Predicted 3D model of a 92-nucleotide RNA (SAM riboswitch aptamer (S box leader)) from Hymenobacter aquaticus.

RNA sequence: UUUUUAUACAGAGGCGUGGAGAGACAGGCUCGACGAAACGCCGGCAACCACCCGCAGCAGCGGAACGGUGCCAAUUCCUGCCCAUAUAAAAA
Numbered sequence: 001u002u003u004u005u006a007u008a009c010a011g012a013g014g015c016g017u018g019g020a021g022a023g024a025c026a027g028g029c030u031c032g033a034c035g036a037a038a039c040g041c042c043g044g045c046a047a048c049c050a051c052c053c054g055c056a057g058c059a060g061c062g063g064a065a066c067g068g069u070g071c072c073a074a075u076u077c078c079u080g081c082c083c084a085u086a087u088a089a090a091a092a
Stems, first nucleotide, its partner, number of pairs: 001092008013042005021031003025080004043072003048068002052063004076084001
């Protein structure tokens, strides 16, 4: 990068560096010098994978949260796009 499957109206932010953009894309609307993106540190949310515990023949359900990801303005911000976008897991 591509394919498959699942999920997307819940939840969760401070500080430092930085210095003008950000919210996928188009239109809107919003956020931003009372400091955007990005990076770092610390904290948190969630429970996809892994691990552990209980029930169970398996599937599965519930709990837990030390590890691998993810996420922490607005319903994926709204409408359009509906595998379009994002994330996870697996495969190539």
Description
Of the family's consensus pairs, 90% are formed in the model. NCBI's taxonomy places the organism under Bacteria, Pseudomonadati, Bacteroidota, Cytophagales, Hymenobacter. The sequence is in RNAcentral, with records from Rfam.